Predicted 3D model of a 101-nucleotide RNA (THF (Tetrahydrofolate) riboswitch aptamer). Its mean pLDDT, the model's own confidence on a scale to 100, is 80. Rfam family: THF (Tetrahydrofolate) riboswitch aptamer. From the family's description: Tetrahydrofolate (THF) riboswitch was first reported for Ames et al. as an RNA motif in 5' untranslated (5'-UTR)regions of folate transport and biosynthesis genes in Firmicutes genomes. It was read from a public genome assembly, where an Rfam model found it.
[in-house]
RNA sequence: AACAGAGUAGAGAGUACAGCGUGAAGUGCGUAUGGGACGGGGAGUUGCCCGUGCGACGAAAACGUGAAAACGUUGCGGUUGUCCUCUCGCAUCCCGCUGUA
Repeated sequence: AACAGAGUAGAGAGUACAGCGUGAAGUGCGUAUGGGACGGGGAGUUGCCCGUGCGACGAAAACGUGAAAACGUUGCGGUUGUCCUCUCGCAUCCCGCUGUA
């Protein structure tokens, strides 16, 4: 020099537990804007993630206790968080690391 390979942040799915909503927030979608992260080092997107504004769409309640307020139970929501498991995983470029040795 050549070939092959490893590894991150993170994303998704599932179980369990604890919440929130069911007087509709959240989730998902579009758009504008701001920010962030992206293997060990450097750079970094038209990709990814997050916040905010606006817009469109849109829902599953039932039962019990109670004078009522309310509470409880079972459901429901492309609902939130955490643990665990599994899957995917540097857009890309340069260098490094391991193996062939």